The RNA shown here (Bacterial RNase P class A) has 355 nucleotides and comes from Wenzhouxiangella sp. YN9. Its mean pLDDT, the model's own confidence on a scale to 100, is 81.

């Protein structure tokens, strides 16, 4: 010092002068004024998780949905942490370290494999080997030949997969047939909360893959959203209630009684326009200490940091650099994804060079 991988922060400065909005105060109201606050790491996708708001709801159980090594962390989660397993990469087959993993269950049932291929699910014999045994033929035989009976499953050769690798032994060729070491099951001890690993023993290999087929098992989930919800509240026009007035007029086919609409005022309730409020002090930010590997957790101390409803954050000037990306709040929060010029700091590997 270069290169590759990771991981974490940053995302033009500075000053003026015009606007634009929110808060306070002059001020009791309108205008000005004068202080002060004004987009992000993703505001974005709207995928997940939770608060909060209504509306449901005794308690279980059935459909649906969803998550799915292991332990903790959280208000929760498909998230994060830490570890285990597998696969893959650097690295030297080492230690070590990066990436990725829908990573429970195929000895519960059911089902599903196109092409190829002889065989594809209690499998198979197409080249191939072999023909010890029997058989035919040849030999006096020894034993040769033929490849009929048959035997093999090693070797080729299909295919994503052919009922354990590798090696020696063994045989007529051959085969877990035998044995040794690997792999797998079982069983037991050991460490470890657990996943899981290591050691012993036993057993010749039984139980082929797919659950991102159905499907068992476990654990979670009631709905809809801030256009959620809660408060104030005209005008017109209905509702109700009471009191007058009035014994009327109109209807029930002519008449009684009865019922029902009809007049004034006050009161009373509900929608609507419009208005307030939910709304922004929070699982909040920093900055110490303490506990944990670590996510985070407790304490303490300091701040106050957008809150709009046609919706604000703009525009221009100067000066300077390394010329400046992706992008725009609308109820808050954790996340996860996704997009992003350019700088900045840490970590691991490995190549060079020096001491």
């Nucleotide at each position: 010092a270069g290169a590759g991988c990771c991981g974490g922060c940053u995302g033009g400065a500075c000053a003026g002068u015009c606007g634009c909005u929110g808060u306070g105060c002059c001020u009791g109201c309108a205008u000005g004024g004068c202080a002060u606050g004004g987009a992000g790491g993703a505001a974005a996708g709207u995928c997940c998780g939770g608060g909060c708001u209504u509306c449901g709801c005794a308690g279980g159980g059935c459909a649906g949905g969803g998550u799915g090594c292991c332990a903790g962390g959280u208000a929760a989660c498909g998230c994060c942490u830490g570890g285990g397993c597998g696969g893959u990469c650097c690295g030297a087959u080492c230690a070590g370290g990066g990436c990725c993993g829908a990573c429970g269950g195929a000895a519960a049932g059911u089902g599903c494999a196109g092409c190829a291929g002889a065989g594809a699910g209690c499998a198979u014999a197409c080249c191939g080997c072999c023909g010890a045994u029997g058989g035919u033929c040849g030999g006096a035989a020894a034993c040769g030949a033929c490849a009929c009976a048959g035997g093999c499953a090693a070797g080729g050769g299909u295919g994503a997969a052919a009922g354990g690798g590798u090696g020696c032994g063994g045989u007529a060729a051959g085969a877990g047939c035998g044995c040794a070491c690997c792999g797998c099951g079982c069983g037991g001890c050991u460490g470890g909360c657990a996943a899981c690993a290591g050691c012993c023993g036993c057993g010749g290999c039984a139980c082929g893959g797919c659950a991102a087929a159905c499907c068992c098992c476990a654990c979670c989930c009631g709905a809809a959203g801030c256009a959620a919800g809660g408060c104030c509240a005209a005008a017109u026009a209905g509702g109700g209630g009471u009191g007058c007035a009035a014994c009327g007029g109109c209807g029930c086919g002519g008449c009684c009684c009865g019922c029902g609409c009809u007049g004034c005022a006050c009161c009373c309730g509900g929608g609507u326009a419009g208005g307030c409020u939910g709304c922004u002090a929070g699982a909040g930010g920093c900055g110490g200490c303490u506990g944990g590997c670590g996510a985070c957790a407790g304490c303490c101390g300091u701040c106050c940091c957008a809150g709009a409803c046609g919706a604000a954050u703009g525009a221009c000037u100067g000066u300077c650099c390394u010329c400046g990306a992706c992008a725009g709040a609308a109820c808050c929060c954790g996340g996860c994804u996704u997009a992003c010029a350019g700088g900045c700091c840490g970590g691991c590997u490995c190549u060079c060079a020096c001491c």

A source record names the gene rnpB. The organism belongs to Wenzhouxiangella, within Bacteria. It matches the Rfam family "Bacterial RNase P class A". Rfam classes the family as a ribozyme. The sequence is in RNAcentral, with records from ENA.